[in-house]
Transfer RNA from an uncultured Actinomycetes bacterium, 74 nucleotides, folded computationally.
RNA sequence: GGGCGCUUAGCUCAGUUGGUUAGAGCAGCUGAUUUACACUCAGCAGGUCGGGGGUUCGAAUCCCUCAGCGCCCA
Numbered sequence: 001g002g003g004c005g006c007u008u009a010g011c012u013c014a015g016u017u018g019g020u021u022a023g024a025g026c027a028g029c030u031g032a033u034u035u036a037c038a039c040u041c042a043g044c045a046g047g048u049c050g051g052g053g054g055u056u057c058g059a060a061u062c063c064c065u066c067a068g069c070g071c072c073c074a
Stems, first nucleotide, its partner, number of pairs: 001073007010026004019057001028044005050066005
């Protein structure tokens, strides 16, 4: 330099044909339970969906571009 893949909550990851509210597990916080801790149960909070631009009535999803990471080739 070329090709391919990935980037979504603190971490690991889903997200269907573009469809109106963006999710799960773990972690965190509060409460219940316990002498207490753990476990368990109930609830709560947590997101510029990597940045920018475009298409569209509507974009995490499609297109362009930039950045970061990984693999392969040279």